Predicted 3D model of a 99-nucleotide RNA (THF (Tetrahydrofolate) riboswitch aptamer). The model forms 83% of the base pairs in the Rfam consensus. Its mean pLDDT, the model's own confidence on a scale to 100, is 79.
[in-house]
RNA sequence: AACAGAGUAGACCGAUGAGCGUUAAGUGUCGUGCGGACGGGGAGUUGCCGCGCGGACGAAAAGAAUCAUCUUGCGGUUUAUCGGUCGCAUCCCGCUGUU
Numbered sequence: 001a002a003c004a005g006a007g008u009a010g011a012c013c014g015a016u017g018a019g020c021g022u023u024a025a026g027u028g029u030c031g032u033g034c035g036g037a038c039g040g041g042g043a044g045u046u047g048c049c050g051c052g053c054g055g056a057c058g059a060a061a062a063g064a065a066u067c068a069u070c071u072u073g074c075g076g077u078u079u080a081u082c083g084g085u086c087g088c089a090u091c092c093c094g095c096u097g098u099u
Stems, first nucleotide, its partner, number of pairs: 001099005010086010020075003029055008040093004061072004
């Protein structure tokens, strides 16, 4: 110097456990404001995530009961663990291997 490669946060899916809601919160969606994260280092988006406010849409209950609740369901529900898939937008440097 050339070529090849490794690695993160995180996202998604499944299983199991524990919750929450079923008196509708949550999830999803649109607008707006603010903030955050983005391989080991630096930069970093029109992409990603979170929070606030506002708008539209919107649901699956059943049984038991000592009337406290409990059980079985349901929810594009939350979370923990395990497994799987994907995985730095991009740029520069670095790391490993070969020549």